Source information:
Predicted 3D model of RNase P RNA and transfer RNA as a complex of 444 nucleotides. It holds a member of the Rfam family "Bacterial RNase P class A". Rfam classes the family as a ribozyme. Rfam describes the family as follows. Ribonuclease P (RNase P) is a ubiquitous endoribonuclease, found in archaea, bacteria and eukarya as well as chloroplasts and mitochondria.
RNA sequence: GGUUGGGCAGCCGCCGGAUAGUUUUGCUUCGGCAAAGCCGUCGGGAGGAAAGUCCGGUCUUCAUAGGGCAGCACGCCGGCUAACGGCCGGGAGUUUGCGCUUAAAGUGCACGCUACGGAUCAGUGCCACAGAAAAUAUACCGCUUGUCGCUCCUCGGCGAGUAAGGGUGAAAAGGUGCGGUAAAAGCGCACCGCGGUUCAAGCAAUUGGACUGGCAGGGAAAACCCCGUGCGAAGCAAGACCAAAUAGGGGAGGAGGAGCGGCCCGCUCCGUUACAACUUCCGGGUAGGUUGCUGGAGCCUGGCAGUAAUGCCCGGCCUAGAUGAAUGGUUGCCACCGCGCAAGCGGCACAGAAACCGGCUUACAGACC
RNA sequence: GCGGGAUUGGCCGAAUGGCUUAGGCGCUGGACUGUGAAUCCAGCCACGAGAGUUCGAUUCUCUCAUCUCGCCCCA
Repeated sequence: GGUUGGGCAGCCGCCGGAUAGUUUUGCUUCGGCAAAGCCGUCGGGAGGAAAGUCCGGUCUUCAUAGGGCAGCACGCCGGCUAACGGCCGGGAGUUUGCGCUUAAAGUGCACGCUACGGAUCAGUGCCACAGAAAAUAUACCGCUUGUCGCUCCUCGGCGAGUAAGGGUGAAAAGGUGCGGUAAAAGCGCACCGCGGUUCAAGCAAUUGGACUGGCAGGGAAAACCCCGUGCGAAGCAAGACCAAAUAGGGGAGGAGGAGCGGCCCGCUCCGUUACAACUUCCGGGUAGGUUGCUGGAGCCUGGCAGUAAUGCCCGGCCUAGAUGAAUGGUUGCCACCGCGCAAGCGGCACAGAAACCGGCUUACAGACC
Repeated sequence: GCGGGAUUGGCCGAAUGGCUUAGGCGCUGGACUGUGAAUCCAGCCACGAGAGUUCGAUUCUCUCAUCUCGCCCCA
């Protein structure tokens, strides 16, 4: 890194499917059909992560002429894929180890790792403390030299040259060596690094060579940002269908209705120009039910193409679909681990579907390769 | 099931990537007082965990953990 994720048998249950019988109800063209219940039979019933919900899709509804802005995500190159931030292959860089090399710089191989577009050739901002100076370079200790002070040296003041050495820092303005110089310095040269032009190889990233330039130049974009590419939004509690009671909406009918009261009279209020009560019909729609729901980018064997990811072909198979939510309990034997002389006792990981699929990440005892 | 937000001492709560992470309440000790309260002085106690970017992370990025909120229709 990969594969696997206890086995067999008995008994008792749970979920959903098919089917024989039987009971009830409804419909009937009287032949039957449908629904529900009861009791049998048959076969099925968690995972590699079902998890986190971090990405991508299928599907559904809404939006949408087309395009852009904004926002979000990604970022070496090529390929795979329905798609991806995933996978495969390649390149470059880098850690570690082992070598080569006098040392440094550099370089070869191997196992790994990389959020590896852009930091002069768009722009803005940041780099604390320390330090002379942190990006318009600069001079603390120094080095060299001119001049002055004492007659000279040492030393000190003033000026000039310099950045090799020391020191600060995470980082100091190309590196090493030789020459050169008063001392120095790409000042000159060789090698290395870097920039430009060009040739060759490669689909490309890139690599190699030639010529040329004395060096443009620090870090950081998991700061803003720029460039390129992609994305309409929300999510199965999406959505579709049937549809009770109550309240409210609309149409039609409707001239009386309500209260006080045992009843009548009477009194009060509302309505009578249609917003009254009451009756009836219709539509939306809640509870509830049905559906979406599981045969699919599906699984297995074999063959072919390809370095591989993956694709194509032949044949075979059907393998959960719940909704306060099934997939369990128990007994015996075996396997593994621990304790024990033994009989025996205890343990046996991480964890559990909820529309489905492809990835990633995280958790995980033991066994095998 | 699907989607959003948060985590800093015992509690509340602030922060430009840069000194030892403010402040308030609380707690401990001392002063004051006859004693206590109030007041004053001093002190203690934190960035949820692990990686990465960076010279440097509470802050930026990723992976976990915990907590919390929302999700039919009408009005």